[in-house]
Predicted 3D model of a 92-nucleotide RNA (SAH (S-adenosyl-L-homocysteine) riboswitch aptamer) from a Gammaproteobacteria bacterium.
It matches the Rfam family "SAH (S-adenosyl-L-homocysteine) riboswitch aptamer". Rfam 15.1 lists 1,354 matches to the family in 1,132 species. Gene Ontology terms of the family: regulation of gene expression and S-adenosylhomocysteine metabolic process.
RNAcentral holds the sequence, with entries from Ribocentre.
The model forms 100% of the base pairs in the Rfam consensus.
């Protein structure tokens, strides 16, 4: 470094929406003597839902790089619009 988990990054509620997901969805494949049947996968395109998907920190498998051992610090900085709470400063 990749995966995947778990917790942090104060929190509520409305809205709109991208990627992933999902669900529909020609051609196309299978089954079938056929059918406007029955199944499978899906482009474009649509539908529902949808502001922790990002970043630190600890964890756990493999793999992969560095690597003689052992030791040592810090806790940040961000997150689409309204409106509200809480916490901190300030001034009044």
């Nucleotide at each position: 470094c990749c995966c995947g988990c778990c917790g942090a990054g104060g929190g509520g509620c409305g809205c709109u929406g991208c990627a992933a997901g999902c669900c529909c969805g020609g051609c196309c494949c299978g089954c079938g003597c056929a059918a406007c049947g029955c199944g499978g996968a899906c482009a474009a395109g649509g539908g529902a839902a949808c502001a922790g998907g990002c970043u630190c920190g600890g964890c756990g498998a493999a793999g992969g790089u560095c690597a003689c051992c052992c030791g040592u610090a810090a806790c940040a900085a961000c997150g689409g619009c309204g409106c509200c709470c809480g916490u901190u400063a300030a001034u009044g």